[in-house]
RNA sequence: CGACACUCAUGCCACAUCCGCCGCGAGGCGGAGCCGGAAAGCCGCGGGUCUGGAACACAGAUAGCCGGGUUGCCUCA
Numbered sequence: 001c002g003a004c005a006c007u008c009a010u011g012c013c014a015c016a017u018c019c020g021c022c023g024c025g026a027g028g029c030g031g032a033g034c035c036g037g038a039a040a041g042c043c044g045c046g047g048g049u050c051u052g053g054a055a056c057a058c059a060g061a062u063a064g065c066c067g068g069g070u071u072g073c074c075u076c077a
Stems, first nucleotide, its partner, number of pairs: 012037002017032006035064001041070003045067003048062005
C1' cells in the first nucleotide's frame, strides 16, 4: 500500500401495529411507531411465497424470503 474479516464512531433504514389515501386483491404511499438490519441502498435476472384468475395460461405483489447483479460508508487490535 492492497485484500479479507471483525469492530468502533458518525449517521442510515424502519417489522408489527395505528391513522389517512390508492388498489378487485396481494400490497403500495404519507405520518406516527421502532421488531430488527453491516448494505433492511438499488435492480423482478433465477427460485420461493402471495394476489387476481377456471387455469399448470396471463398479469401483478414481495428486494425486511433466498440466490445473483450493481453502487456506497467507517477502520483499533
The RNA shown here (c-di-GMP-I riboswitch aptamer) has 77 nucleotides and comes from a Pseudomonadota bacterium. RNAcentral holds the sequence, with entries from Ribocentre. Its mean pLDDT, the model's own confidence on a scale to 100, is 83. Its Rfam family is "c-di-GMP-I riboswitch aptamer". Rfam's curators write: GEMM was predicted in a large-scale screen for bacterial structured RNA regulatory elements.